This is a predicted structure of a 75-nucleotide RNA (transfer RNA) from a Clostridiaceae bacterium. The same sequence occurs in records of 2 taxa.

């Protein structure tokens, strides 16, 4: 210095132009004599950041930040 994936809830991921989801975790009730455990409901996210495209962007295009990789430079 160049290509290449990855950044979405507290963790772990899914969702590739029209509702931001799931498991784990959390709170709260119930059943339990209590913990665990199971069941019902809930609460949580400026989709890494900034512009553009479109009626509409997590999603498409550029820029840029961080990580991990493969190339190439010096050593």
């Nucleotide at each position: 210095g160049g290509g290449g994936c990855u950044a979405u809830a507290a963790c772990u991921c899914a969702g590739c132009g029209g509702g931001a989801g799931a498991g784990u975790g959390c709170c709260a009730c119930a059943c339990u004599g209590g913990c665990a455990g199971u069941g019902u409901g809930g609460a949580a996210g400026u989709c890494g950041a900034g512009a553009g495209u479109u009626c509409a962007a997590a999603u498409c295009u550029c820029u840029u930040u961080a990580g991990c990789u493969c190339c190439a430079c010096c050593a």